[in-house]
Molecule: transfer RNA
Organism: Magnusiomyces magnusii
């Protein structure tokens, strides 16, 4: 340099173009316990960035950024 893959919450991770973006761990608050841990309930927090297609985009297309793989 070329080709290809990935990017979703603090972490992991699901989601045929469609009706509150599922869930787990963590965090916070409460219940319970003599206290801690365990347990139960609730809450907070997210689609890398910029455009395009579409009635509608996490999903499709283009470019950028970052990470990675193969090859020269």
């Nucleotide at each position: 340099g070329a080709u290809c893959u990935u990017a979703u919450a603090g972490u992991c991770a699901a989601a045929u173009g469609g009706u509150u973006a599922a869930g787990a761990c963590a965090u916070u608050a409460g219940a319970g316990c003599u206290u801690c841990a365990u347990u139960c309930u609730a809450a907070u927090a997210g689609u890398a960035c910029a455009g395009g297609u579409u009635c509608g985009a996490u999903u499709c297309c283009u470019g950028u950024u970052a990470a990675g793989a193969u090859u020269a």